[in-house]
The RNA shown here (transfer RNA) has 73 nucleotides and comes from a Candidatus Aenigmatarchaeota archaeon. NCBI's taxonomy places the organism under Archaea, Nanobdellati, Candidatus Aenigmatarchaeota. The same sequence occurs in records of 2 taxa. Rfam family: tRNA. Its family is annotated with triplet codon-amino acid adaptor activity in the Gene Ontology. By type it is a transfer RNA.
RNA sequence: GGGCCGGUAGAUCAACGGCUAGAUCGCUUGCCCUGCAAGCAAGAGGCUCUGGGUUCAAAUCCCAGCCGGUCCA
Numbered sequence: 001g002g003g004c005c006g007g008u009a010g011a012u013c014a015a016c017g018g019c020u021a022g023a024u025c026g027c028u029u030g031c032c033c034u035g036c037a038a039g040c041a042a043g044a045g046g047c048u049c050u051g052g053g054u055u056c057a058a059a060u061c062c063c064a065g066c067c068g069g070u071c072c073a
Base pairs, nucleotide, nucleotide: 001072002071003070004069005068006067007066010025011024012023013022018056027043028042029041030040031039049065050064051063052062053061
């Protein structure tokens, strides 16, 4: 330098172009217990890496860039 894959909640990951972007673990609160753990219930936590473009509508499609992984040189 080139090819491919990826970047979404604190972590690991979902999300056919259209419902208020969800799940599990973690975190907070309550219930339960003598207490802890487990269990049950509720809640907080995102403007989806950045900038443009297409579209009535973009996390999703297109272009450029940044970062990470991998392969080739």